Predicted 3D model of an 88-nucleotide RNA (c-di-GMP-I riboswitch aptamer) from a Thermodesulfobacteriota bacterium. The model forms 89% of the base pairs in the Rfam consensus.
[in-house]
């Protein structure tokens, strides 16, 4: 340098849940929490999944359905890039 590991040490993130709050929603930030994680670090490029105020139906509201689109999830998977430590 490399390889391997949740084997040791130091650490680190923080499912559900819930408290505020921003959004039409998905769902994001904060605190609290602590299922789990060796990249559960960044990243939406690719598959994948989720949401639908807006657009068009309709006399109107409700509402169903159609169209494009726009947003999301990195703790779904894969590609990329970085980092911490070392029984071999």
């Nucleotide at each position: 340098a490399a390889c391997u590991g949740a084997a040791a040490a130091a650490g680190c993130c923080a499912c559900a849940c819930u408290u505020g709050u921003c959004g039409a929603a998905a769902g994001g930030c904060a605190g609290g929490g602590u299922c789990g994680g060796a990249a559960a670090a960044c990243c939406a490029c690719g598959g994948g999944u989720c949401u639908u105020g807006u657009u068009u139906c309709u006399a109107a509201a409700a509402g169903c359905a159609u169209c494009a689109a726009a947003g999301a999830c990195a703790g779904c998977c894969g590609a990329g890039u970085u980092g911490c430590u070392u029984a071999u």